[in-house]
Annotation:
The prediction has a mean pLDDT of 80. Transfer RNA from a Candidatus Bathyarchaeia archaeon, 75 nucleotides, folded computationally.
RNA sequence: GCCCCUGUCGUUCAGUCAGGCAAGGAUUUGGGCCUUUCGAGCCCAAGAUCGCGGGUUCAAAUCCCGCCAGGGGCA
Repeated sequence: GCCCCUGUCGUUCAGUCAGGCAAGGAUUUGGGCCUUUCGAGCCCAAGAUCGCGGGUUCAAAUCCCGCCAGGGGCA
């Protein structure tokens, strides 16, 4: 220098290929039920405008361009 993969709630992982509920699961945190108490279990709630900037579009986590960070490969 070139190529590939990854970046999404506090954490972890889906969703991207094929644009359409302004983002889901687990865990975490708070509250409640249950229990003699704790734990487990169950219910409710909180929490990310999707690495950054721009473009296309009625509409972008998703498509296009540039950049940043991490990992791998080639030279």